[in-house]
């Protein structure tokens, strides 16, 4: 240099044929407990790597760049 797959809360994974962005752990307020833990029942938290495009509508599709792991020269 060119290929190929990835990038989504603090972490880790989802998200059908483009239609309300979620699970799990975390963290945090109740209930319990003499106190802590376990259980239980609510809660916060995302510009979906960055910047255009297509479209009623984009995490998903089309470019660009960026990074990341491979191949291959």
């Nucleotide at each position: 240099g060119g290929g190929g797959u990835c990038g989504u809360g603090g972490c880790u994974c989802a998200a059908u044929u483009g239609g309300c962005a979620g699970g799990g752990c975390g963290c945090u307020g109740g209930u319990u407990u003499u106190g802590c833990a376990c259980a239980c029942c609510g809660g916060a938290g995302a510009u979906u790597g960055c910047g255009g495009g297509u479209u009623c509508g984009a995490g998903u599709c089309c470019c660009g760049c960026c990074g990341a792991c491979u191949c291959c020269a």
Transfer RNA from a Blastocatellia bacterium, 73 nucleotides, folded computationally. Model confidence (mean pLDDT): 80 of 100. It matches the Rfam family "tRNA". Rfam classes the family as a transfer RNA. Rfam links the family to the GO term triplet codon-amino acid adaptor activity. Lineage of the source: Bacteria > Pseudomonadati > Acidobacteriota > Blastocatellia.